A computed fold for a 1519-nucleotide RNA from a Dehalococcoidia bacterium, annotated as small-subunit ribosomal RNA. It was read from a public genome assembly. Its Rfam family is "Bacterial small subunit ribosomal RNA". Gene Ontology terms of the family: structural constituent of ribosome and ribosome.
RNA sequence: AUUUUGAGUGGAGAGCUUGAUCCUGGCUCAGAAUAAACGUUGGCGGUGCGCCUUAUGCAUGCAAGUCGAACGGGGUUACAGUCUUCGGAUUGUAACCUAGUGGCGAAUGGCUGAGUAACACGUAAGUAACCUGCCUUGGAGUGGGAAAUAACUUGCCGAAAGGCAAGCUAAUGUCCCAUGUGGUAACGAAGCAAAUGCUUGGUUAUUAAAGCCUUAGGGUGCUUCGAGAGGGACUUGCGUCUGAUUAGCUAGUUGGUAGGGUAAUGGCCUACCAAGGCGAUGAUCGGUAGCUGGUCUGAGAGGAUGGUCAGCCAGAUGGGGACUGAGACACGGCCCCAACUCCUACGGGAGGCAGCAGCAAGGAAUUUUGGGCAAUGAGCGAAAGCUUGACCCAGCGACACCGCGUGAGGGAAGAAGGCCUUCGGGUUGUAAACCUCUUUUCUUGGGGAAGAAUUCUGACGGUACCCAAGGAAUAAGCCUCGGCUAACUACGUGCCAGCAGCCGCGGUAAGACGUAGGAGGCGAACGUUAUCCGGAUUUACUGGGCGUAAAGAGAGCGUAGGUGGUUCUUUAAGUCAGGUGUGAAAUCUUUUGGCUUAACCAGAAGGGGCCAUCUGAUACUGGGGGGCUUGAGGACAGCAGAAGAAAAUGGAAUUCCCAGUGUAGCGGUGAAAUGCAUUGAUAUUGGGAAGAACACCAGUGGCGAAGGCGAUUUUCUAGGUUGUUCCUGACACUGAGGCUCGAAAGCGUGGGGAGCGAAGCGGAUUAGAUACCCGCGUAGUCCACGCCUUAAACGGUGGACACUAGAUAUGGGAAGUAUCGACCCUUUUCGUGUCGAAGCUAACGCUUUAAGUGUCCCGCCUGGGAAGUACGGCCGCAAGGCUAAAACUUAAAGGAAUUGACGGGGGCCCGCACAAGCAGCGGAGCGUGUGGUUUAAUUCGAUGAUACACGAAGAACCUUACCAGGGCUUGACAUGCUAGAAGUAGGAAUCCGAAAGGAGGACGACCUGUAUCCAAUCAGGAGCUAACACAGGUGCUGCAUGGCUGUCGUCAGCUCGUGCCGUGAGGUGUUGGGUUAAGUCCCGCAACGAGCGCAACCCUUGUCCUAUGUUAAAUUCUCAUAGGAGACUGCUUUGUACAGCAAAGAGGAAGAUGAGGAUGACGUCAAGUCAGCAUGGCCUUUAUGCCCUGGGCUACACACACGCUACAAUGGGUGAUACAGAGGGUUGCCAAAGAGCGAUCUGGAGCUAAUCCCAAAAAAUCAUUCUUAGUUCGGAUUGCAGGCUGAAAUCGCCUGCAUGAAGCUGGAGCUGCUAGUAACCGCACGUCAGCUAUACUGCGGUGAAUGCGUUCUCGGGCCUUGUACACACCGCCCAUCAAGCCGUGGAAGUCGGAAACGCCUGAAAUCAGUGCGCUAACCUACUUUUAGUAGGAGGCAACUGCCAAGGGCGGAGCUGGUAACUGUGACUAAGUUGUAACAAGGCAGCCGUACGGGAACGUGCGGCUGAAUCACCUCCUUU
Repeated sequence: AUUUUGAGUGGAGAGCUUGAUCCUGGCUCAGAAUAAACGUUGGCGGUGCGCCUUAUGCAUGCAAGUCGAACGGGGUUACAGUCUUCGGAUUGUAACCUAGUGGCGAAUGGCUGAGUAACACGUAAGUAACCUGCCUUGGAGUGGGAAAUAACUUGCCGAAAGGCAAGCUAAUGUCCCAUGUGGUAACGAAGCAAAUGCUUGGUUAUUAAAGCCUUAGGGUGCUUCGAGAGGGACUUGCGUCUGAUUAGCUAGUUGGUAGGGUAAUGGCCUACCAAGGCGAUGAUCGGUAGCUGGUCUGAGAGGAUGGUCAGCCAGAUGGGGACUGAGACACGGCCCCAACUCCUACGGGAGGCAGCAGCAAGGAAUUUUGGGCAAUGAGCGAAAGCUUGACCCAGCGACACCGCGUGAGGGAAGAAGGCCUUCGGGUUGUAAACCUCUUUUCUUGGGGAAGAAUUCUGACGGUACCCAAGGAAUAAGCCUCGGCUAACUACGUGCCAGCAGCCGCGGUAAGACGUAGGAGGCGAACGUUAUCCGGAUUUACUGGGCGUAAAGAGAGCGUAGGUGGUUCUUUAAGUCAGGUGUGAAAUCUUUUGGCUUAACCAGAAGGGGCCAUCUGAUACUGGGGGGCUUGAGGACAGCAGAAGAAAAUGGAAUUCCCAGUGUAGCGGUGAAAUGCAUUGAUAUUGGGAAGAACACCAGUGGCGAAGGCGAUUUUCUAGGUUGUUCCUGACACUGAGGCUCGAAAGCGUGGGGAGCGAAGCGGAUUAGAUACCCGCGUAGUCCACGCCUUAAACGGUGGACACUAGAUAUGGGAAGUAUCGACCCUUUUCGUGUCGAAGCUAACGCUUUAAGUGUCCCGCCUGGGAAGUACGGCCGCAAGGCUAAAACUUAAAGGAAUUGACGGGGGCCCGCACAAGCAGCGGAGCGUGUGGUUUAAUUCGAUGAUACACGAAGAACCUUACCAGGGCUUGACAUGCUAGAAGUAGGAAUCCGAAAGGAGGACGACCUGUAUCCAAUCAGGAGCUAACACAGGUGCUGCAUGGCUGUCGUCAGCUCGUGCCGUGAGGUGUUGGGUUAAGUCCCGCAACGAGCGCAACCCUUGUCCUAUGUUAAAUUCUCAUAGGAGACUGCUUUGUACAGCAAAGAGGAAGAUGAGGAUGACGUCAAGUCAGCAUGGCCUUUAUGCCCUGGGCUACACACACGCUACAAUGGGUGAUACAGAGGGUUGCCAAAGAGCGAUCUGGAGCUAAUCCCAAAAAAUCAUUCUUAGUUCGGAUUGCAGGCUGAAAUCGCCUGCAUGAAGCUGGAGCUGCUAGUAACCGCACGUCAGCUAUACUGCGGUGAAUGCGUUCUCGGGCCUUGUACACACCGCCCAUCAAGCCGUGGAAGUCGGAAACGCCUGAAAUCAGUGCGCUAACCUACUUUUAGUAGGAGGCAACUGCCAAGGGCGGAGCUGGUAACUGUGACUAAGUUGUAACAAGGCAGCCGUACGGGAACGUGCGGCUGAAUCACCUCCUUU
C1' cells in the first nucleotide's frame, strides 16, 4: 500500500384538506435542553446553581490598609536618677500603643451589562512611532548645604461640617550647589543596513541622589544608565445582527506644508493651501445588541444562545472635568451642574450597595443583616504580624445533575372490603393478614480524622468515617388511559356542565366531560406553562422549485457584474502537498486514577482556523504576452413577406340631401310596443355629399422583439433567409439599475363625425328588471400633436448554446437528377403545424419549436385570507400606476385525475310516457276518509310521488287506547319466598249502590302421608289471608332495534375470482358492432370465467291422451282428481357478417317469453310500523296499572281525496221468457206449504254438503207504455206507520205510504285502459248479534275503438361531456344592509420621546494671556550683617480669552400615545334583499379599462379559452 474479516460511528416518523386517490402545501405531535416559574406531593446524602424584572431607591454593619527598621510629638508600663508641699513632678533607658508628616498600596481584587454595530471583540500581524512602579540581572554613584510645614500651643469664627490668624519643630517631605560612568539635545564623521533605522568615536550644552537598622561583619534603601520578564498604549488585514418603505453622506470634512500637543503615530489640535474623501461589494440614517472561549440542539452542514467558570471591553445616581501617580480621567478620591434623599440654629452642610449580607418596590420568580482568615491568593512591613464579605466554609431553596432508601423470603380459605358481571363468576391479588429474616436509612451511646507544608496555627466540626445497641421500625406520589400514544369498564351528566396539542368529544346507552374500580408510564418526584434547536429537504451549500398547485418581468436595447472557443509561452493569485508558528486555561472525545459508586475532581493523549508564514507542484481556473478560425460580425450575389413611416388614388356598402315613379303601411320581436309614415314613409330609379372600413384572394399561410400588421401605387427605413467561403480575429452570452417600444379603454388641445355606440331616454319582459330583447342616442370610436403604461400583454412555458429515434403536412431558398422545358423525384437549410419512441411529469401531458439530457446568466416563489390593500416614497393633468407591509383571523386553501350524482349538455333506447282512441274524475246530491275548527273527550298512527274506502275483513255496550264520575292497591294475570289461619277457605238470605264494589255472615270444605278404620292433631300439597320480591302500562324513543312492509321496479341491472393496465383511487371484464322483453344472444376485444338478478323450473288457463270417480241408474261426452303429450324459430322463403336475429308463410288448439299469476338482484328513502308481535334503554307503581257507569271516537262555517247514484229514449216503467261461474252453511243455511202490499212471520222437510239450502243471476230477448219535459228522468231530504237484531238505537238496517231537492254531461287540470282488455251487467265471500259495504277480495255474463309514430311531457336504462356538487341541484354559493365582538388605516387637534441644527446664556477644570495684589529658599546689589531692604528668576490669588456640561428660545424633520368623526377587514347554527358564479348556471365565463346601478353586478371597447353544443374547413392515424 492492497485485499479480506471484524469492530466503531451513523440520518425512523405520525395525525389533519377528499366519497375515495395521488401531489403540492401548511398546521400539529412524539425527542433533547433550561439561571426557570406554577400545581399536587415530598425520606436522605453528594456536587453544582440561585434578581433573567427597575443600570429603581436604600436604614444598619462590614468590604483597603499597612509601615515607629523614614519623622517630630503624645500616651501607657517597668527600671534608674533628680526634685518634692510626699499628692507627685521631672530626666534618662527599655518595651508597647498611637493622631499627624512621610512612603508604598489604594488603577488589584469584588460587582454589573446601561451604553457600544465600534479596531469594542475574535484571529493573525506590525510599532524603524511608544511607556512601564514593584521584580530579576549588569554598570556607575550616594559629597556639601538651605528654607519651610503639619502635629503641638494660643487666640478667634461657626449649630455643625469645618475654618482663620499668630507662634514652635522633624524627616527617606521640599530646595540649592558640586560630581557626570551614563542619559538627553545640536553639529559633524565612519561602518552596517537600506524603511523615517542601528552601532561606534568626536565637540558643545544640559542633567542625579536619602537615609535607616545593625550582632559593626553587614543588611536594606536611594540616584542614574543598559538588558530582561510581566503589564500597557497605538496601527493594520480578515471575521462580526437587521431595515433600501433609510440613497446619497461629509467643511476638520479628505490630503498637503508649518507649528502645537502626547509616552508615542496621526486633523489629535491650530494657521495656510488644494478640493478632495465615502457609497448598490450598501455609505449615511434607523432598530437591536456587551464580544469571545464556549453552551444547547442537530447525522452533519447548520440554527439558537452568551447564566455559572475563564479572557477582553465598558460602567459605577445622570452629565462634564481635570488633579495625583509608573499606571486613573479613578465603584468605597477631588471639583462643577442636575435629579433625589438626609441633617440644620435656615446662615449652611452631608450622601451615592451595578462590593458582602440585608430592606423597600417591581415581578410568575431568585437565599443568611452567619463563621473564619485554618487553607489558596492579595496589600504593607526587615520581620513578627496586621488587613482582606477576595476566598474557604456553614445556613436557606427537589432549582438542576448523580446516588441510596421506603424492606427481603415464604404465604390460597385465592379472606374481608371495593369494582364489574352473561349472576356462573371475574378482578384488585401473594397483594394483605400470618410466619421467618435483615438493618441501608433512623434513634441512642462510644471512638474519631485527612485537609498542616513549617515550630505554632482547623472556621468547617465532634463533621466525614468506624464500632455497638434498638426496632419493619421514620419514609410514595404524580400524570395519563378516543387516534397520534403504552393503558377500559361502570355510574352521573345530556351541545348543559365541561375537555382539547392536532383531528375532535358532549344533543339519554360518552372507552374523549365528572367520579369510582382497574390499567399504563415515570418515580422523590410527576405534570403544566414559557423559550430554543430538532423533526422541517417548510429558505433547500450539503438539499427545493416556477405549463396547470405559490412562482418567467408585456417586449426589447444595453451599463456594472457574472460566465466564456482553440493553441503556444510565462506567472503562481485561486487550487494542491509538506514544514513552522499560533489557535490561553477550562470545556469536548478517548483513556488512567481519586472520593464505597456515580455526578464531581485530577493526570495523559487527541481534536479544533475561512489564520499567518516558508518551501514545493502547475493539470484546471485566473493574470501577462503571441497565434488560429469553427463562435460572432462584415463584404458580394439572389429571394419572400398584411414589417414600419409618409403621400397620393380607388371601387362596393351604409347614412343623409335633391328629384322622379308609387301607395299605405314600414320597421321590429318569442310575441309585441315605442319609433317612422298621407306634410307621402318603406320599396324603386337617377344625381350629389360625407365619413369610416377595405368583401372575394385568405390558408393551424406570411412578417415583426412584443404590442401588432390585410384595397392599390410611389418614396424612405429596418430585419430575415439562401449561396459562395473573400475579410476581421473571440469582437461572445446574459444582464441588477437605466433607456426605448408597448392592444383597448381613458386624459389634454385642435379638427372630424357616415355607421356603431358606454351614459342617458323611451318600449317590452318580469314579483321587481337600475339587465338580457327592441327603438333612439351623447362621450367615444377616426385624424394631428402630447400624456397614460395597464390586459387571460398567454405557448399561462425568460434568454443563449450543445446533445438525444422517427413519420407526415405546409411556407421561403438552394443544389442534384430528369426533361425540349415545366411538373415529378432526391438531398439540404430556415420557419410553421400534427402524431410519436426513449426520457421526464403528481397526473394531465411535453417530446429536435422539450416540460428530455447538460452548461451560463437574469427574474420570481415559500399555507389561505387580510392584500396587490394601508402608510411612506417615486411617476401622472387626472383616472391611476410602480414599489409594498402589519395587526388580526384561519386548518386548510389548492393542482391533476377517479367513482358517482346532477345539467333549462349531447347521442341511442324503453314504458298507456306522449300521440291515436274508449270510459271517466274535476260541476250536483249522497257515502267514506283526511285536514281544519269545535269539544270534557272528539284516543292514536299514516302526510309529495310511496298518507287521505289507509291500520279498520265492519266504533250503539264491549271493542276503546279518549273524557267525566264512582271504586281497588301484591292488584284483572305469572312466579318465588316468609309467616299465619278449623268454624279456616268458600259462601246463601239481607242492606247501601248506576254498576263495580263494600258490608253481612246462615251453611260449610278437599287431596296425600304418619295409619288398618273413624275423629282430632301433626307434616306436605291445592286454595285463602298478611308482608316482601314483583306484576301491570295501547306511557316515551321506528333517530337504539328484530321482524314485516311500501317505493324506485319485474327496471335490467349489481358484483366477484384470477389475469392485465394505472404510483394510486380505480379501470378492464360490464365498453364497441348488431340484436332482444331482458347484461337475451352472436361477433369483436387483455381478458378468461363465475355469482345474485333476466329467462326457465311452480300454479291457473287454452288442445289432446291415459287412468279413476261419488251424489237415484247408465257413461262416449261434460265435470272432478291424478299422470302424461304438445311449441323448439323445429320447417320453408327472404334479409344480414350467412353467427345471432328479424320479416313473411305452412302446419297446428295454441307461434315467436301463447295468456294470467306467484316470484322483487346489490341497494336508496335514519321511508312506515315500539298501537299486531318481539325487544334495549328511560319513565310510572294507592297510578301513566285495574274494575265499573255514562259520554266520546258519529260534532260542522269550510277545504281536499276515493267512490256511489244520476242528469235520461243505446233510456225509464210494466209484463213475459232465457243463460253463469265462484263461494258459504250446525250458536248455521233454511226448502215445501201458509199469513202479510212488503220488510217479515209461522213452519219445520233436507243438509256437517258435486246429494239439501242460500239461489232470484242481471244486463240480454220478446211485447207494451212514456215522446224530450226538471219529465213516468233523478232520487236527496222530510213526515207517518211498521219489521228485524239486541239487555239497550243519543248512533243500526229494512219495508210500506206520502214528500220529490240539486242535477239537462261539468273550467283549468287530471286518471285508467292495447283484447276476452276497456266499458257495461249482476253474483258471492270475509268481517259480523245487527249494520252505514256505494268499500275490499273474488266470480262469471255482454263485449269494443285505436296505435301515423317518438318532435314534445313524465319516468327509467346505456354511452359520452362539463362541474367550484359528494348531506350529491331540495346541491353549492356571491354582495349590500341590520346585530354583536375584535383588529387596523385616516383625521381637526392634543399629550409626550430621542437625536440633530441655529441663536442666547454658561459652572467646574485644562490651556493661553494679564497679573498694579500676595510671595520663605536661588541669584544680584546695598545696609545699621545672628538679620533686613530693594531688584530679578520662579510661584499664587484675581481677571480676561478659547473650549464647554447644563439651561433657555426657535423652526424643521423622525417617532410614540390618545381623539369627535370616518374607511376597511376578520369572525359569529338557523336575520333582510336579491341570484352574480359553478351545468351552455338558464345572457358562456374571465382579464384590462370606462361609465352606470340598493347589492351581488350591468353595459361599451379590446383581449383570452382556463366555454359547452352542432356543422364546416384543415391536420393526423388507418384502409